The part of an RNA shown here (large-subunit ribosomal RNA, domain I) has 594 nucleotides and comes from a Caldifarciminota bacterium. The RNAcentral record of the full RNA draws on ENA. The coordinates come from a structure-prediction model, not an experiment, and the mean pLDDT is 84. Rfam family: Bacterial large subunit ribosomal RNA. Its family is annotated with structural constituent of ribosome and ribosome in the Gene Ontology.
[in-house]
Context: one part of a larger RNA
RNA sequence: AGCGCAUGGUGGAUGCCUUGGCAGUUGGAGGCGAUGAAGGGCGUGGUAAGCUGCGAUAAGCGUCGGACAGGUGCACACAACCUUUGACCCGGCGAUACCCGAAUGGGGCAACCCGUGCGGAGUCAUGUCCGCACAUUCCGGGAUGAAUCCAUAGUUCCGGAAGGCGAACCCGGUGAAGUGAAACAUCUCAGUAACCGGAGGAAGAGAUAGAAAACUCCAUUCCCUGAGUAGUGGCGAGCGAAAGGGGAGAAGCCUAAACCGAUUCCGGUGUCAAGCCGACAGGCGUUGCCGGAACGGUGUUGCGGGACCGGCCUCGCUGACUGUCGUGAGGCGAGGGAGUCAAAAAGGCCGUCUGUUAGCCGAAGUCUUCUGGAAAGAAGUACCAUAGAGGGUGAUAGUCCCUUAGGCGAAAGCGGGCGGUCCUCCCGGCCGAGUUCCCAAGUACCGCGGGACACGAGAAACCCUGCGGGAAUCCGGGAAGACCACUUCCUAAGGCUAAACACUACCAACUGACCGAUAGUGAACCAGUACCGUGAGGGAACGGUGAAAAGAACCCCUGGCGGGGAGUGAAAUAGAACCUGAAACCAUGUGCUU
Numbered sequence: 001a002g003c004g005c006a007u008g009g010u011g012g013a014u015g016c017c018u019u020g021g022c023a024g025u026u027g028g029a030g031g032c033g034a035u036g037a038a039g040g041g042c043g044u045g046g047u048a049a050g051c052u053g054c055g056a057u058a059a060g061c062g063u064c065g066g067a068c069a070g071g072u073g074c075a076c077a078c079a080a081c082c083u084u085u086g087a088c089c090c091g092g093c094g095a096u097a098c099c100c101g102a103a104u105g106g107g108g109c110a111a112c113c114c115g116u117g118c119g120g121a122g123u124c125a126u127g128u129c130c131g132c133a134c135a136u137u138c139c140g141g142g143a144u145g146a147a148u149c150c151a152u153a154g155u156u157c158c159g160g161a162a163g164g165c166g167a168a169c170c171c172g173g174u175g176a177a178g179u180g181a182a183a184c185a186u187c188u189c190a191g192u193a194a195c196c197g198g199a200g201g202a203a204g205a206g207a208u209a210g211a212a213a214a215c216u217c218c219a220u221u222c223c224c225u226g227a228g229u230a231g232u233g234g235c236g237a238g239c240g241a242a243a244g245g246g247g248a249g250a251a252g253c254c255u256a257a258a259c260c261g262a263u264u265c266c267g268g269u270g271u272c273a274a275g276c277c278g279a280c281a282g283g284c285g286u287u288g289c290c291g292g293a294a295c296g297g298u299g300u301u302g303c304g305g306g307a308c309c310g311g312c313c314u315c316g317c318u319g320a321c322u323g324u325c326g327u328g329a330g331g332c333g334a335g336g337g338a339g340u341c342a343a344a345a346a347g348g349c350c351g352u353c354u355g356u357u358a359g360c361c362g363a364a365g366u367c368u369u370c371u372g373g374a375a376a377g378a379a380g381u382a383c384c385a386u387a388g389a390g391g392g393u394g395a396u397a398g399u400c401c402c403u404u405a406g407g408c409g410a411a412a413g414c415g416g417g418c419g420g421u422c423c424u425c426c427c428g429g430c431c432g433a434g435u436u437c438c439c440a441a442g443u444a445c446c447g448c449g450g451g452a453c454a455c456g457a458g459a460a461a462c463c464c465u466g467c468g469g470g471a472a473u474c475c476g477g478g479a480a481g482a483c484c485a486c487u488u489c490c491u492a493a494g495g496c497u498a499a500a501c502a503c504u505a506c507c508a509a510c511u512g513a514c515c516g517a518u519a520g521u522g523a524a525c526c527a528g529u530a531c532c533g534u535g536a537g538g539g540a541a542c543g544g545u546g547a548a549a550a551g552a553a554c555c556c557c558u559g560g561c562g563g564g565g566a567g568u569g570a571a572a573u574a575g576a577a578c579c580u581g582a583a584a585c586c587a588u589g590u591g592c593u594u
Stems, first nucleotide, its partner, number of pairs: 001593009015579001016544002020515002022512007029504002031165002039100003042055003046078002050074002061094006070082003105114003115134007136162009169200001170198005180187001184234001210217002221248005231239002252496003255440001259297003263294007275284002277326006302474001304439004308434001309432005315333004335427005347422011359408003365381001366397001367380004382399002384388001390402003445469007455481001476491005531538002551578001554565004
């Protein structure tokens, strides 16, 4: 020096564990915000750096409940205190809530600076301090009021709303490229990503100008199928229906117009006329008539519907400028019907039931012996069970603890169901005839240019519309994939509408042939931290003494670190660099070889 063995060191693999994750199921909730949010800054403790909580009333204040003997958060120390006159803790409702932030009195390099008006504290006075108000836009209303007569713009006051944030889902606007086509341009990726606007607990769609070809069906939405079919396609790559069938869920309505008004306003016109419900008499007469706007009534359909006209049928009172006679619009009452989770809309109150936001009760061995540091293990012998889910306890516990099955519970707040009441809304329907009137207009439709339909201009319908042209009103119009005929279906150009269908930031319970610390979230640990970057942004590592700190008094070496005794403990090669403690690597001892 090499090789081997042994004993150690180093190191932190492996095993075991789990406080953290991952993926789901069921239910709840589906928003917060000018009454100042989300998110922050700075403070706040006896000692107080961090986290957590809280806000100058600052690990907290009040009150109402619950619950209980201890308590002053993580956090293991000392001090000082609180507490059966109920502390601490849990829940409901309140109070306080600095500064920034939509940030909103003005400014600003966020957490800072500077105001104005009114009221107050204080000062001899000023400075200073406290409270309230003071942003913008839009909507509704009032006042005032230019150029410019009326008016309008403007100004100003009052009241209300909005603004910002939020995981995904939803609707709309704008809208790529990498890629695929084995290159690439049409095409694809894809109307995706991204950006913007808007809303809701869902959104959107939705009551046929539909689908179809049967003796048809009957809003919309979603699922299965039809079907990778029919099609489309540099007929390449690819893209890719619908009807029909089976299910989930089911729900239908309101306007516009014609016509009427004895409702309001505006413009025009008009004088003894028209008109004022009809007749007669009186009276009135800027009432009338025409046009427009608003409001009220009517009306809502495709075996076309409605208006207009006529007929029939329903309780009382009142009754259209005055009087009489009529008619009977309208009003009041009675009666009837309906209603806010669709179809008009706020809801209030009462009763009852129920859920939720704290909790409570809850059976049966701690029996004997053995091993052990410890019994829940073993052996023996009992018991409960609507409870043998789970967790903990010094090893593996139905009967020790927390729980579990089952049952009970709310002063206060919130949610839901049902009933009542207040309140609100409605009260005509049927039949008949066809001269007349209405039935959504720069719309339908056509041309050009685009888009969207599974459909790339194609034979290209249907749907949307930038430009141009431009109808009809039921003997009207649209559709049935160019177009025409016949036939059939349906009524556009206004609106509303639950459920079935999407999602999960958040809350609760539960589940897993999911992970177990290089795994599982990036994050089990003070993590979106440390650190990197001008910035957008990128982004870690770090778990385990023991049943219990019993965390090693005291002695010795020593500056300390560290160690040797002693002591604790079942164990200290469990000693805090702490469970197990592999390998590389290092050392010591020893054997063999040289």